[in-house]
A computed fold for a 74-nucleotide RNA from a Candidatus Woesearchaeota archaeon, annotated as transfer RNA. The RNAcentral record of the sequence draws on ENA. The source organism's lineage runs through Archaea, Nanobdellati and Candidatus Woesearchaeota.
RNA sequence: GGCGUCCUAGCUCAGCCUGGUAGAGUGCUAGUCUCAUGAGCUAGUGGUCCUGGGUUCAAAUCCCAGGGACGCCA
Numbered sequence: 001g002g003c004g005u006c007c008u009a010g011c012u013c014a015g016c017c018u019g020g021u022a023g024a025g026u027g028c029u030a031g032u033c034u035c036a037u038g039a040g041c042u043a044g045u046g047g048u049c050c051u052g053g054g055u056u057c058a059a060a061u062c063c064c065a066g067g068g069a070c071g072c073c074a
Base pairs, nucleotide, nucleotide: 001073002072003071004070005069006068007067010026011025012024013023020057027045028044029043030042031041032040050066051065052064053063054062
């Protein structure tokens, strides 16, 4: 220098292909249980979907540009 994959909750990720209410596990908080802690159980708590722009009635999702991470080729 060229090409590809990825970026969503504090963390690990799904959802994107096929546009239509943003989710799971874990964590955190409270309760329950226990002499107490942990585990278990119940409830609650969670987001500028990397940034900007475009298309659309409607964008995490499609398009363009930029930023970042990783890989391959040279």